[in-house]
RNA sequence: GCGGUGGUAGCUCAGUUGGUAGAGCACGAGCUUCCCAAGCUCGGGGUCGAGGGUUCGAAUCCCUUCCGCCGCU
Numbered sequence: 001g002c003g004g005u006g007g008u009a010g011c012u013c014a015g016u017u018g019g020u021a022g023a024g025c026a027c028g029a030g031c032u033u034c035c036c037a038a039g040c041u042c043g044g045g046g047u048c049g050a051g052g053g054u055u056c057g058a059a060u061c062c063c064u065u066c067c068g069c070c071g072c073u
Stems, first nucleotide, its partner, number of pairs: 001072007010025004019056001027043005049065005
């Protein structure tokens, strides 16, 4: 340099034919318990790596770009 793949909540990840951004764990509150843990209920938390474009509408399609991993030269 070329190709492939990944980047979404604090962490691990889902979300494909474009149409309200989600789950588990973690965190906070409540119930329960003498206390803790476990269990149950509720809740907070996201500029979807960055910047543009297309569209009524983009995590999703197109272009550029940054970072990680793999392969080729």
This is a predicted structure of a 73-nucleotide RNA (transfer RNA) from Corallococcus sp. CA053C. The prediction has a mean pLDDT of 81. The sequence was found in a public genome assembly.